[in-house]
Context: one part of a larger RNA
RNA sequence: GCCAGCGAGUUAAUGGUACGCGCAAGCUUAAGCGAUUCAGUCGUGGAGGCGUAGGGAAACCGAGUCCUAACCGGCGAUUAGUGCGUGCUAUUAGACCCGAAGCCAAGUGAGCUAACCAUGGGCAGGGUGAAGUCUGUCGAAAGUCAGAUGGAGGCCCGAACCGAUGUAUGUGGAAAAAUGCUCGGAUGACCUGUGGUUAGGGCUGAAACGGCAAUCGAACUUGGCGAUAGCUGGUUCUCCCCGAAAUAUAUGUAGGUAUAGCCUUGAUCUUAUACGGGUUGUGAGGUAGAGAUACUGAAAAGAGAUUGGGCGCUUUGCGUACCAACUCUUACCAAACUCCGAAUGCACAAUCCUUUGAUCAGGAGUCAGUUCUAGGGAGCAAGUUCCUAGCGCGAAAGGGAAACAUCCCAGACCAUCAGUUAAGGUCCCAAAUCUUUGCUUAGUGAGAAAGGCAGUAAAGCUGUUUAGACAGCUAGGAGGUUAGCUUAGAAGCAGCAAUCCUUUAAAGAAAGCGUAACAGCUCACUAGUUAAACGGCUUUGCGCCUAAAAUUUAACGGGACUCAAGCAAAGAACCGACACUAUGGUUUUGUCGUUCCUUCGGGAGCGGCAGAAGGUAGGGGAGCAUUGAUGUCAUCCGUCUCUGACGGAUCUCGGCUGUGAAGGUAGACUCGGGAGAGCUACUGGAGCGUCAUCAAGUGAGAAUGCUGGC
Numbered sequence: 001g002c003c004a005g006c007g008a009g010u011u012a013a014u015g016g017u018a019c020g021c022g023c024a025a026g027c028u029u030a031a032g033c034g035a036u037u038c039a040g041u042c043g044u045g046g047a048g049g050c051g052u053a054g055g056g057a058a059a060c061c062g063a064g065u066c067c068u069a070a071c072c073g074g075c076g077a078u079u080a081g082u083g084c085g086u087g088c089u090a091u092u093a094g095a096c097c098c099g100a101a102g103c104c105a106a107g108u109g110a111g112c113u114a115a116c117c118a119u120g121g122g123c124a125g126g127g128u129g130a131a132g133u134c135u136g137u138c139g140a141a142a143g144u145c146a147g148a149u150g151g152a153g154g155c156c157c158g159a160a161c162c163g164a165u166g167u168a169u170g171u172g173g174a175a176a177a178a179u180g181c182u183c184g185g186a187u188g189a190c191c192u193g194u195g196g197u198u199a200g201g202g203c204u205g206a207a208a209c210g211g212c213a214a215u216c217g218a219a220c221u222u223g224g225c226g227a228u229a230g231c232u233g234g235u236u237c238u239c240c241c242c243g244a245a246a247u248a249u250a251u252g253u254a255g256g257u258a259u260a261g262c263c264u265u266g267a268u269c270u271u272a273u274a275c276g277g278g279u280u281g282u283g284a285g286g287u288a289g290a291g292a293u294a295c296u297g298a299a300a301a302g303a304g305a306u307u308g309g310g311c312g313c314u315u316u317g318c319g320u321a322c323c324a325a326c327u328c329u330u331a332c333c334a335a336a337c338u339c340c341g342a343a344u345g346c347a348c349a350a351u352c353c354u355u356u357g358a359u360c361a362g363g364a365g366u367c368a369g370u371u372c373u374a375g376g377g378a379g380c381a382a383g384u385u386c387c388u389a390g391c392g393c394g395a396a397a398g399g400g401a402a403a404c405a406u407c408c409c410a411g412a413c414c415a416u417c418a419g420u421u422a423a424g425g426u427c428c429c430a431a432a433u434c435u436u437u438g439c440u441u442a443g444u445g446a447g448a449a450a451g452g453c454a455g456u457a458a459a460g461c462u463g464u465u466u467a468g469a470c471a472g473c474u475a476g477g478a479g480g481u482u483a484g485c486u487u488a489g490a491a492g493c494a495g496c497a498a499u500c501c502u503u504u505a506a507a508g509a510a511a512g513c514g515u516a517a518c519a520g521c522u523c524a525c526u527a528g529u530u531a532a533a534c535g536g537c538u539u540u541g542c543g544c545c546u547a548a549a550a551u552u553u554a555a556c557g558g559g560a561c562u563c564a565a566g567c568a569a570a571g572a573a574c575c576g577a578c579a580c581u582a583u584g585g586u587u588u589u590g591u592c593g594u595u596c597c598u599u600c601g602g603g604a605g606c607g608g609c610a611g612a613a614g615g616u617a618g619g620g621g622a623g624c625a626u627u628g629a630u631g632u633c634a635u636c637c638g639u640c641u642c643u644g645a646c647g648g649a650u651c652u653c654g655g656c657u658g659u660g661a662a663g664g665u666a667g668a669c670u671c672g673g674g675a676g677a678g679c680u681a682c683u684g685g686a687g688c689g690u691c692a693u694c695a696a697g698u699g700a701g702a703a704u705g706c707u708g709g710c
Stems, first nucleotide, its partner, number of pairs: 001710006011093013026050003032044005054061002064075003096234002099231001103224006114198009123188001125157003128153001132149005138143001161185003166181004200216001202212003237623006247260005261366002263363007276353008289340001290338002296334002300330005306325004310320004369393002372390007398409003413585004418581003424575003427559003433572007445561001451545003455542010472529005478502003484496002508523001511522003586613012624699001626696006633689001634650007651654001655688002663683005669678003
């Protein structure tokens, strides 16, 4: 991992509620006792309980009572309960199942390890050479020095032994701590055998919270114990109807819970002046927008020079626009501005359509939400956060968007090898396409800004031009004059100021390069040549540049596409969904008709018509299957107190079964909407069913489920 089996809302007591049954102003027994066909019933038992009267703290009074002096007012009265059973649910119990880490108690452990006690054992070999001693030398002596001897040491090197420094291997290992190489101690605070002592808030510890049997920041075993778990996981057959929430308030509360909100079931009212929707009418309002001599504020540019201030001066004052106010012009801002002012929404009324709505009672779930569109607060921003309104997802399948909860279309009862459409598409992948007129050359289409573009197309305005434009080419581009000032110089061309005149077809006291200054080269301007169009501005469509990222083209889904298979406009077709239609069918709600039954309340069946049938949490309804229990299982007739009981008659002698039960295997078989039921064949070899009712150890794929097998 797979297969098989096992595996989770139970039981009891006490309440609530709905339904069923009995009796009813009453209902009911508990323990106990008796009987019996003897472990299940029948009888008895009225103690007690609920109800039949309430009010008051109470005394007490009583259809009333309490408060009060009294009235008012409060709570009551004008009647239905009670017992049992069943479903749902609550409380208390382990209370749907599995799951802690832990806490406490009583015990078991020092054969591992820590320390200690008692008694034993072990340490190759080599080196160093302390004290002491002896001899000699010197010395008066103390003693010094030298040589021998000697054999000390938590001494040195290094096996056994004890350890474990570095590294490699190993890491489901050869090994639940090792192996190889290397390394530390190795006569000592050394190592070690055997026997013994210390025990769990305790021991032991040259102290690491280390060790105390592969377990230690409190061992192990058993018990309390099914500890507790607002936490995680799991929770088993079918079909039908309805169908949420992720909010408010509170919370030692924030991933929990309570009440309300929203869902469901039943009952009672409600059938129109209700709720909801459409249309019309009448209202209130100060948002969007807009506005500024209509206020409060903000605030740009200009003008004026009325007032105050500042500054200056030669000060009865003058000047200055520097500041504030004021006046005017132009432009202009505001959530906490408004002279104005919508749409939508809201309220009321009329009318039309539709069918809900309220109260009480039973059962819930929900309290992590979220995308988009629109309006806002915060934020540089965010697949950000916080509000509001709405459609969705959540709990919604189908078609489109390549893929894609949330976007677009559209809400799936079932079937069909029928049709029509939506969004979106129609060259091939891949169902379906053509026509007309333009645009784009960038593969733009098929990612992006400010900014830039003699790209191209269109529109408008305005110029020049056969009296020759624009571009090119040829020629000229002069004189006064090197103008004046400045300057070392300044001659068109450093700078200042001025910017005339003349000759001309035209030529600036010069637009640029250049020189130290001149010179020199161009330009403006003019003529000739050539020969027909050439400029400027504004707007618009489509393009171009701007444009660099990380595995691989990778920013049309791909191939591919250029009078498109791109873009714009128009037209006509077609494809395309679980939408709509058609045909057939199922269930269900309402209503109508009809048949049967009835305890007359109603119930069941059939048919017509009109609706409905996506669904998580969750509520409600109807069934299937498994195990067990009790009864039952031939036909006919008669009677009675007639859903039944009793009696009688008949033969095939009482559901099936060795003429083959259960179980198993197989089936393209039959029935049912399904869980399932039946049938047939083979197997199997002894029990098993129908119907009715009852009772459950009643349904597995998940729980790192448990046990077994492979």
Source information:
Large-subunit ribosomal RNA, domain II from a Candidatus Woesearchaeota archaeon, 710 nucleotides, folded computationally. Lineage of the source: Archaea > Nanobdellati > Candidatus Woesearchaeota. It matches the Rfam family "Bacterial large subunit ribosomal RNA". The prediction has a mean pLDDT of 83. RNAcentral holds the full RNA, with entries from SILVA.